[in-house]
A computed fold for a 474-nucleotide part of an RNA from an uncultured bacterium, annotated as small-subunit ribosomal RNA, 3' major domain. Its mean pLDDT, the model's own confidence on a scale to 100, is 83.
Context: one part of a larger RNA
RNA sequence: UGACGGGGACCCGCACAAGCGGUGGAGCAUGUGGUUUAAUUCGAAGCAACGCGAAGAACCUUACCAGGUCUUGACAUCUCCUUGACAGGCAGGCAAAGCUGCCCUUCUUCGGACAAGGAUGACAGGUGGUGCAUGGUUGUCGUCAGCUCGUGUCGUGAGAUGUUGGGUUAAGUCCCGCAACGAGCGCAACCCCUAUGGUCAGUAGCCAGCAGUUCGGCUGGGCACUCUGACAAGACUGCCCGGGAUAACCGGGAGGAAGGCGGGGAUGACGUCAAAUCAUCAUGCCCCUUAUGAUCUGGGCUACACACGUGCUACAAUGGCGUAAACAAAGAGAAGCGAACCCGCGAGGGCAGGCAAAUCUCAAAAAUAACGUCUCAGUUCGGAUUGCAGGCUGCAACUCGCCUACAUGAAGCUGGAAUCGCUAGUAAUCGCGAAUCAGAAUGUCGCGGUGAAUACGUUCCCGGGUCUUGCACU
Numbered sequence: 001u002g003a004c005g006g007g008g009a010c011c012c013g014c015a016c017a018a019g020c021g022g023u024g025g026a027g028c029a030u031g032u033g034g035u036u037u038a039a040u041u042c043g044a045a046g047c048a049a050c051g052c053g054a055a056g057a058a059c060c061u062u063a064c065c066a067g068g069u070c071u072u073g074a075c076a077u078c079u080c081c082u083u084g085a086c087a088g089g090c091a092g093g094c095a096a097a098g099c100u101g102c103c104c105u106u107c108u109u110c111g112g113a114c115a116a117g118g119a120u121g122a123c124a125g126g127u128g129g130u131g132c133a134u135g136g137u138u139g140u141c142g143u144c145a146g147c148u149c150g151u152g153u154c155g156u157g158a159g160a161u162g163u164u165g166g167g168u169u170a171a172g173u174c175c176c177g178c179a180a181c182g183a184g185c186g187c188a189a190c191c192c193c194u195a196u197g198g199u200c201a202g203u204a205g206c207c208a209g210c211a212g213u214u215c216g217g218c219u220g221g222g223c224a225c226u227c228u229g230a231c232a233a234g235a236c237u238g239c240c241c242g243g244g245a246u247a248a249c250c251g252g253g254a255g256g257a258a259g260g261c262g263g264g265g266a267u268g269a270c271g272u273c274a275a276a277u278c279a280u281c282a283u284g285c286c287c288c289u290u291a292u293g294a295u296c297u298g299g300g301c302u303a304c305a306c307a308c309g310u311g312c313u314a315c316a317a318u319g320g321c322g323u324a325a326a327c328a329a330a331g332a333g334a335a336g337c338g339a340a341c342c343c344g345c346g347a348g349g350g351c352a353g354g355c356a357a358a359u360c361u362c363a364a365a366a367a368u369a370a371c372g373u374c375u376c377a378g379u380u381c382g383g384a385u386u387g388c389a390g391g392c393u394g395c396a397a398c399u400c401g402c403c404u405a406c407a408u409g410a411a412g413c414u415g416g417a418a419u420c421g422c423u424a425g426u427a428a429u430c431g432c433g434a435a436u437c438a439g440a441a442u443g444u445c446g447c448g449g450u451g452a453a454u455a456c457g458u459u460c461c462c463g464g465g466u467c468u469u470g471c472a473c474u
Stems, first nucleotide, its partner, number of pairs: 002473001004470002007468007015458002019422005026313008034304002042053002064299007073123001077122002079119006088103005106113002125288002128286003134282002136277003139273001141271001146185006152161003165176003191265004196233001198231005205223001210220003236259001239253005315415001319374005325368001331362003336355002341350003381412001386407002389404004428450007
């Protein structure tokens, strides 16, 4: 100087408290441990591993296992030789691939180009090892307010000062003071979305006003409104009162769509954890080279006494079911979205209009409101499990997909110790969409609808910041 203390002082954070809803009990989904297995590929391990890599394991993927095959190789460059093609089709054989045979089959400026086959080795190849050899990327403390430097001054020196002190702030934010004066990386601002009105523009919107109307913005017509999206405006403690040191700033008020950072996002300082990743990629060294490389079929990654994490659905009447009604936003669409109509109880099928989409389609929003029924029961709650019959995707749903109908109708009556999230359009609750994707979400990422309660306060728990003190550590 730091680190540490069951030392002190001050301050902050859904840290506690005050509230609301969960997890822990049940069934199922999913990940992990363990066990099993020929294999159950590998990685991730307190917070910061465990719906994580994986934005999607039937084959492929795939790295694992069993078996069948190849050896200059599935992929690249170079050398030599041969052929004129290669591709494609057919046949034999096979579990398939490798393998064997047949058919068909170029350009040329004649140098060759290009492609295939063969030979030779140089080499290829490795999701083999080491993340404790590395780059790059990422997590975390933490969007915490800190981390430093130049010159000067002080100290024999390590170092100190500045950065401490008095106030203040979300902030080392700002003000004042001061042997310091300045500066840099961070903070803030500049960027994006959102909240208000305006200007410009009108292939979606409107009888707002006019005309026609098959009644549908459908047509003429018009951009006034809604909306869309480009531009500028607007908020700055600017104004008033009080407090404060006349400062910074704080409390209240006016005006205003918005008020003191308006609300969100992006943005992550010096560093810490030999944190994570050699399996995204790159890469040193080591290792394999008729195999630790390559290919094919089948299996496995989906096993199951059990244990844990994360979720979904419930246990019901603020509810379940039925009937007939209403209101979104954000997205996606050509190897695509697929309307209307017809068939089917339904999943779906048939035919097929439109749309590269403010125009057409997905598309029905659902909670909600109205009416009816059930009347507290393991039930008209709950839906696991199982049987049977079907549908879809796809060479192929046995291992191992999703969906539908009928039947079946398990556990479960609010969950011990313990533990998690959340401060406002938030929690809770309701549906909708997208990526991945042939098919396969209760996951993930987005979107809107309905829409609370509580915060006295900082004694305590946890984490962090500043100053100070002790010290057996540095």